[in-house]
Molecule: small-subunit ribosomal RNA
Organism: uncultured prokaryote
């Protein structure tokens, strides 16, 4: 905001009658008349529209709560007195007649009255100058007797009270900003006066100049207040739905009329805004009443029913009104109560989900059986809310009154009202029948698996989940919770002692103003008198109702109602009490000051004065450099520098004394002497008598810089210039220099103004230095000890602290008083005010952001901090490597494929102790699908063999041979069964070097064989943790000793093992052979002695000396030994670290694949090659190269093997085969060395690459892509740039032998001998490493953390020429209805009068 309904009623005020009914009249229509009933539209007049409903926009006010208060009205209502007498004169409606589209208006005429006017009375009651004046009324219905006026009901006027309701004033209380400090002129009072129901600046005139404000005026924000209501242990917060008390609005402002009451929600009048009618002139409206519509919005209902109950208005009453209210519709929006059923029921059922595959769970759940029937449904019964008022009849009483009638009131009886309502509530009938959701399940928190998905998608209060095994995500099983609900959102209190009254704090964590002084205000010594303001106690009022609580009762119970009580912590009145606190008073000395005698002091302010010392100047002497640095240059000097002497000039600042000294509020004060001047410390005594402390606001002092004027200016030294150093160097170094630094006036006012510690006053263990005074005393005669009073330092107890610390100079116990603090950032910024001459400076935010920010202690790590020490780390040596040319791995590229890992040290001759097929995983091509392999199952079949045919071969076909073992029956042939093998065949399954090594197991690399790394009890610390393990020796060693709140103990170290050097003892073959025989040979007799073999022993422990040291440990030294301080070498690898390395050795969870990512097979790559890098071999030559003669190992290995002699081949190797499972045989020739002889410095008689040719060997097979051997070819290289490795002795270096893999292939690996060395001053440096220590904003741990600018997008908040809107202050203009007052005109019935007028009034 359409529409409808929320205020009328009275006909018993009244004048009348449109329309209803009824009666007369009347065939029946019309028409006229009457208004007696009954009613009554519209009008007059009366009470009511001031209640009741709504709503919270204003308002911080006496609004509202609460206690008081005096100068007031009050309609209806109760109760008293005393009256109601007589009169007029209009005017609605009606009629006529005009206007207008309508609302409506206008003129003229008629008319009532409970309307309106005058007179008359005046108990009263107002004024009053006390003399006097002024002030009312109303009539009507019934009714009876009767014609007189009675009677009663209800009204009307005045008064004096009651009650009720309003109205006005006061204490107190009642939200946020001081970035609002000053507000105020009718303001404050007074006089008088008007006004008002009433007090009053409430309004005027005059006077007079007040008031209010830090106890917060004034101004801005914001908000109705109360009872209560949510929370909370309280104290407090927040809040003010619904009920009920007060208050303010009714479209927005104004404003008055009417009345008892409004300045009126459903009334008037003006002015806006807005919507509607219009004939365009003009008029109509106000749901913040019920409904209900539109808009808005995350959201909030029906255009219901009835006045039956309560209650309001009018009415004599009957009535009538009543969206007040009772109802009942809508919404699970709360609160309470019920029900979706109960009991039995293991085969633990299907299916669900997991699963370690046996089983679990879901689950007695369910099915089944045997019960039950609220609720719903269905047919029946049926309360209570209702008293009655009232009407008609009867009957009895009162009161009136002449009455008994009338009329009035009680009473008892009939009669007789229910919206709701198909009501509560009960009987009956049927059948488990109609009924169960939502959240959640990482921790907070009650409750856990699987699949999906792969920083996706999502979750998410907080901390956080998710990047391939996600109890966090999404779904499912199950499971917790709550349940007709259940979750989210929003909001308030709580937990938060996180604004701290109860109940916090400021050294460092966020907090003491730089400092005194000192106003208001706070606090305050001790004794007494009286007081009573706080202060505690009693009595009395008041604290509405409801709620809250306890108690009883009613609806079946409860919710929820109803009765009592209690309670409402307040505020007031009144007694009485006087300790404590305040207020008067008197009186005290201890606080506090004062006097009087000493005493120390860079305490301040001015004046003069002093010497060293840097700069200049002058004058001498005197020569080339001086200065300066990490080296340098800038710069100064031959015009004479620096240096050195003499003089002089000028400013600043005072060495030494000197000091964890002194003094001062603090800033700060330092040569001497003068004056002036503060404090402050001690000592005995005397005065005053709390004079005291503490401080917002205020005021002065306040380093350095820096400003302004004027001076001064030596040295220094921001800025600037030049030099240098760097990648650059607007820097650190150097050279030079201007303000400034003095000084005088006069600003500023800040600091890490710090003891990061406000002043003050008491109490609470020592000990010890140092300053400054006293007192006696004890030494003694000026020092020492003591005491005792200031001050200033170190150490420590209790006792406080988060820890660090603090500790009579408190940060400990206590009081007073100030100041400040509240999460990091934005910030001590911005705006705003103040100060200031500027710089600034004081006071002091927010939006946004973030999950920290911050404090103290602890282990680690790390540090271009520190001590102490190791390691071929570095030095010192020898030799490589980085150039070459090949060999290998790698990278990269290519490739159909060049399979895969390995990635700094600690991948790169690594995995591979050996890729021509094979291998092997690769790629391409061809085949196979229960599969090459592993078990079960069926069916055939002995296994096997032999051959042919197509293919590359896998493999397809196809002929032929061949029947074995065991068991049972059976004479036998031969059958059943059954192992082992094949071949088919089904399907469980097989397979996978695919994927994750960041899911693992095992092994393995590194730190590092570095000397570390726990523990157990105790002990310490709130705790993390610490001791023990540090500390003085010491050593390879956390070894060992010594010491210590630690005492032991573990896992490491070492030592037990292995090998090796040196002796003995046993053996003595295949080894050995001294002393006898023998021989070409240890060949053979023999011999155990030696060497050897390989088994047991010894042997070295710092045992022994002498030195050093703590006498220890242990180091230096020496002897004696084969060997000395671990003799040398191996094996061994603590606690962990690198999300190291391997899923391609194995093993393994998950995930993929499944006629393929399995399997076969042929062929091909792993072996490519513009390049780069490791890691090696071969050289570059004369310490060599050849040639050729001559020696001497060790350690292995051999039967599909090793293969001797002996022939052939330049070789490579061939033939052959003796020996030999090996201390016998063989590989096997050591090789550097030694002897000689050639080269002679040359790209070579150094070097070999590479090519061409011809072989050998292994193999099914050397074409890709294999070793070797002979001839021929002879590249590159002349010792290698930054760089870089590896070794400390039988090492390095050098020289060859062996094995493992292995058909065949080795410069690589693994072992073995041979020859055989240089050099270590040392711990500065460079890597690593260990202990202690120390700082740290790091903790993925310095490859760390972590600041600014840019450049790009976002978000917040700002500045901008301006513009544009709101609100508000002050002035001034225009001004609407309105009220008040007043002047003309003009009109009028009520009263007057002298009356066609006039007056009073309007």
């Nucleotide at each position: 905001c359409a529409u409808g309904c929320a205020a009328g009623u009275c006909g018993a005020a009244c004048g009348g009658c449109a329309g209803c009914a009824g009666a007369c009249u009347u065939g029946c229509u019309u028409u006229c008349c009457u208004g007696g009933c009954g009613g009554c539209g519209a009008g007059u007049g009366g009470c009511g529209g001031a209640c009741g409903g709504g709503u919270g926009a204003g308002u911080a006010a006496c609004g509202c709560g609460u206690g008081g208060g005096a100068a007031u009205c009050u309609g209806c209502c109760c109760a008293c007195u005393a009256g109601u007498g007589g009169g007029g004169g209009a005017u609605a409606a009606c009629c006529c007649g005009a206007g207008g589209a309508a609302a409506c208006u206008c003129g003229g005429g008629c008319u009532a009255a409970u309307a309106c006017c005058g007179c008359a009375u005046g108990u009263g009651c107002c004024c009053u100058a006390c003399g006097g004046g002024g002030c009312a009324a109303a009539g009507g219905g019934a009714g009876g007797g009767a014609u007189c006026u009675c009677u009663u009901c209800g009204g009307a006027g005045a008064c004096c009270g009651g009650a009720u309701g309003a109205g006005c004033c006061c204490g107190c209380g009642u939200c946020c900003g001081a970035u609002u400090a000053g507000c105020u002129u009718g303001u404050u009072g007074g006089u008088g006066a008007g006004g008002u129901a009433a007090c009053g600046g409430c309004u005027c005139a005059c006077c007079a100049a007040g008031g209010c404000g830090a106890c917060g005026a004034u101004c801005g924000g914001u908000a109705g207040c109360u009872g209560g209501u949510c929370u909370g242990a309280g104290a407090g917060g927040a809040c003010g739905a619904c009920c009920a008390g007060c208050c303010a609005c009714a479209c927005u402002g104004g404003g008055a009329c009417u009345g008892a009451g409004a300045c009126a929600c459903g009334g008037c009048c003006c002015a806006g805004a807005c919507u509607c009618c219009u004939a365009c002139g003009g008029g109509a409206g106000g749901c913040a009443g019920c409904a209900g519509u539109g808009g808005g919005g995350a959201a909030u209902a029906u255009u219901g029913g009835a006045c039956a109950a309560u209650g309001g208005g009018c009415g004599a009453a009957a009535g009538c009104c009543u969206g007040a209210u009772c109802c009942a519709g809508c919404a699970a929006u709360g609160c309470c109560g019920c029900g979706u059923g109960g009991g039995u029921g293991a085969a633990g059922a299907a299916g669900g989900c997991c699963u370690g595959c046996g089983g679990g769970u879901u689950g007695u759940a369910a099915a089944g059986c045997c019960c039950u029937u609220u609720c719903a449904g269905u047919g029946g019964g049926g309360a209570a809310g209702a008293a009655a008022a009232g009407c008609a009849g009867c009957g009895g009483g009162c009161g009136c009154u002449a009455a008994u009638a009338c009329c009035u009131g009680c009473g008892a009886u009939c009669u007789g009202u229910g919206a709701c309502g198909u009501u509560a509530c009960u009987c009956g009938c049927a059948g488990a029948a109609u009924a169960a959701g939502c959240a959640c399940c990482g921790g907070c928190u009650a409750a856990c698996u699987c699949c999906g998905u792969g920083c996706c998608a999502g979750c998410a209060g907080c901390c956080g989940c998710g990047g391939u095994a996600a109890u966090a995500c999404g779904g499912a099983g199950g499971g917790u919770g709550c349940a007709a609900g259940c979750g989210u959102u929003a909001a308030u209190c709580g937990g938060a002692a996180u604004u701290a009254c109860u109940g916090g704090g400021c050294g460092u964590a966020a907090a003491g103003c730089g400092u005194a002084c000192g106003u208001a205000g706070g606090c305050g010594g001790u004794u007494u008198u009286g007081u009573a303001a706080g202060u505690a106690g009693g009595c009395u009022g008041u604290g509405a109702a409801a709620g809250c609580c306890c108690c009883a009762g009613g609806c079946u119970c409860a919710a929820c109602c109803u009765g009592g009580g209690a309670a409402c912590u307040g505020c007031a009145u009144u007694c009485g009490a006087a300790a404590c606190u305040g207020g008067c008073g008197g009186g005290c000395u201890u606080g506090a000051a004062u006097a009087c005698g000493g005493g120390a002091g860079a305490g301040g302010g001015a004046a003069g004065c002093g010497g060293a010392a840097u700069u200049c100047c002058u004058g001498g002497u005197g020569u080339a450099g001086a200065g300066g640095u990490g080296a340098a240059a800038u710069u100064c000097g031959u015009a004479g520098a620096u240096a050195u002497c003499a003089g002089g000039a000028g400013g600043a600042a005072c060495a030494u004394c000197a000091g964890u000294g002194g003094c001062g509020a603090a800033g700060g004060c330092g040569g001497c002497u003068u004056c002036c001047u503060g404090g402050c410390c001690c000592g005995a005594u005397a005065u005053u008598g709390a004079c005291g402390c503490u401080c917002a606001u205020g005021u002065a002092c306040g380093a350095a810089a820096g400003c302004g004027u004027g001076g001064g200016g030596a040295g220094c030294a921001a800025a600037c210039a030049g030099g240098a150093u760097u990648a650059g160097a607007u820097a650190c170094c150097c050279u030079g220099g201007u303000a400034g630094u003095c000084c005088a006036c006069g600003c500023c006012g800040u600091a890490a103004a710090c003891g990061a510690u406000g002043a003050g006053u008491g109490c609470u263990a020592g000990c010890u230095g140092c300053c400054g005074g006293a007192a006696a005393u004890g030494u003694c005669u000026a020092c020492c000890g003591u005491u005792u009073c200031g001050g200033u330092g170190g150490c420590g107890c209790a006792g406080c602290u988060a820890a660090c610390g603090c500790a009579u100079u408190a940060a400990g116990c206590a009081c007073u008083c100030c100041g400040c603090c509240u999460g990091g950032g934005a910030a001590g910024u911005a705006c705003g005010g103040c100060c200031g001459c500027a710089a600034g400076g004081c006071u002091a935010a927010a939006a946004c952001u973030c999950a920290a920010a911050g404090g103290a202690a602890u282990u680690g790590a790390c540090g271009g901090g520190g001590g102490c020490c190791c390691g071929c780390a570095c030095a010192a040596g020898c030799g490589g490597u980085g150039g070459a040319g090949c060999a290998u791995g790698u990278g990269g590229u290519u490739u159909a494929a060049u399979u895969c890992g390995a990635a700094g040290c600690a991948a790169c001759g690594c995995g591979c102790a050996g890729a021509a097929c094979c291998u092997u995983a690769c790629c391409c091509a061809g085949g196979c699908u229960u599969g090459a392999c592993a078990u079960c199952c069926c069916c055939g079949g002995a296994a096997c063999c032999u051959u042919c045919g197509g293919g590359a071969a896998a493999c397809c076909g196809a002929a032929g041979g061949g029947u074995g073992c065991c068991u049972u029956c059976g004479a036998a042939a031969g059958a059943c069964g059954g192992a082992a093998c094949c071949g088919g065949g089904u399907g469980a399954c097989a397979g996978g070097u695919g994927c994750u090594g960041c899911a693992u197991g095992g092994c393995u690399g590194u730190c590092g064989u570095c000397a570390g790394c726990u523990c157990g009890u105790g002990c310490u610390g709130u705790g993390a943790g610490g001791u023990g393990u540090u500390c003085g020796g010491u050593u390879a060693a956390g070894u060992c000793c010594g010491g210590c709140a630690a005492c032991g103990a573990g896992c490491g170290c070492a030592a037990c093992c292995c090998c090796u050097g040196u002796c003995g003892c046993u053996a003595g073959u295949u080894a050995c052979c001294a002393u006898c025989a023998u021989u070409u040979a240890g060949u053979u007799g023999g011999g155990g002695a030696c060497u050897c073999u390989a088994g047991c022993g010894a042997g070295a422990c710092u045992g022994c000396c002498g030195g050093u040291g703590a006498u220890a440990a242990a180091c230096c030294g020496g002897a004696g030994g084969a060997a000395g301080g671990u003799g040398g070498g191996g094996a061994c690898g603590a606690c962990g670290u690198c999300a190291a390395g391997u899923c391609c050795u194995c093993a393994u969870g998950g995930c993929c694949c499944u006629u393929a990512u399995g399997u076969c097979u042929g062929g091909g790559g792993c072996u490519a090659c513009a390049c780069a890098c490791g890691u090696g071999c071969u050289a570059c030559a004369a310490u060599g190269g050849c040639a050729u003669c001559u020696a001497c190992a060790g350690a292995g290995g051999g039967c599909a093997g090793c293969g001797a002699g002996a022939c052939c081949g330049c070789a490579a190797g061939g033939u052959g085969g003796a020996g030999c499972a090996a201390a016998u045989c063989c590989c096997a020739a050591a090789a550097a060395a030694g002897g000689u002889g050639c080269c002679u410095c040359a790209g070579u008689u150094c070097g070999g690459a590479u090519u061409g040719g011809a072989g050998u060997c292994u193999g099914c097979a050397a074409c890709u892509c294999g070793a070797c051997u002979c001839c021929a070819u002879g590249a590159a290289g002349c010792u290698g740039g930054a760089a870089u490795c590896g070794c400390u002795a039988g090492u390095a270096a050098u020289c060859g032998c062996g094995g493992a893999u292995c058909a065949g292939c080795a410069u690589g690996c693994c072992g073995c001998g041979g020859u055989g060395a240089a050099u270590a001053c040392g711990u500065u440096c460079c890597c690593g490493g260990g202990c202690c220590u120390u700082g740290u904003a790091c903790a993925c741990a310095c490859c760390g953390c972590c600041c600014g600018u840019c450049a790009c997008a976002c978000c917040a908040c700002g500045g901008g020429a301006g513009u544009u809107g709101a609100c508000c202050g002050c002035g001034c203009c225009c001004g609407a209805a309105g009220c008040c007052g007043u002047g003309a005109g003009u009109c009028c019935a009520a009263c007057c009068c002298u009356a066609u007028g006039g007056g009073a009034g309007g």